[in-house]
Overview: c-di-AMP riboswitch aptamer (ydaO/yuaA leader) from Symbiobacterium thermophilum, 133 nucleotides, folded computationally. Model confidence (mean pLDDT): 77 of 100.

RNA sequence: GUCCCCUGAACGCUGAGUCUCGUAGUAGAGCGGGGGAACCAGUAGUGGGGCGAGUCCCGGGCAGCCGCCCGGGUAGGGUCACCUCUCGACCCGAGCCCGUCAGCUAACCUCGUAAGCGUGGAAGAGGGGCGGA
Numbered sequence: 001g002u003c004c005c006c007u008g009a010a011c012g013c014u015g016a017g018u019c020u021c022g023u024a025g026u027a028g029a030g031c032g033g034g035g036g037a038a039c040c041a042g043u044a045g046u047g048g049g050g051c052g053a054g055u056c057c058c059g060g061g062c063a064g065c066c067g068c069c070c071g072g073g074u075a076g077g078g079u080c081a082c083c084u085c086u087c088g089a090c091c092c093g094a095g096c097c098c099g100u101c102a103g104c105u106a107a108c109c110u111c112g113u114a115a116g117c118g119u120g121g122a123a124g125a126g127g128g129g130c131g132g133a
Stems, first nucleotide, its partner, number of pairs: 002133003005129002011118004018029003021025001030113006040103001047101001048098004056073007076092005082127005087121001
C1' cells in the first nucleotide's frame, strides 16, 4: 500500500439505573437527579414547580371550573449490531411526584441506581480498529 474482517443470545437495545465484595449492607465506587448563598437575572396576573424524549395543536364526547376519554397530527426521543454524516424504513411521543414552595447558585444537604424489549438497512459516503492475508 491492497484486499479481507469488525456476525450476534457468554449478544444487543431503551434507560442515570452499572461495577465491586470471605461480612450483602441499597455498604463502597461510578453514574444520574433535586434542594441550597453572593453576584447576576427577575418582579402585575390565571397557583407554581420537579423527574422524563414524552410537549403542543386540531376534531368528537363527557364534565360547573380544573380537567377526563377517543381519534388524527406535532415539538421532541429512539432503533435499523465499530463510529459519524446522509438517505430511507420503523417505533415511542407514557407515567409519576411535591403540595401553595423551589430562578441561577460556592460551601453544604438530599434522593435514585428500577423496569422493559428482541433480529432489523447488514443502505451510501467518510472515518476508525485489538485483528487476518
The sequence was found by an Rfam model in a public genome assembly.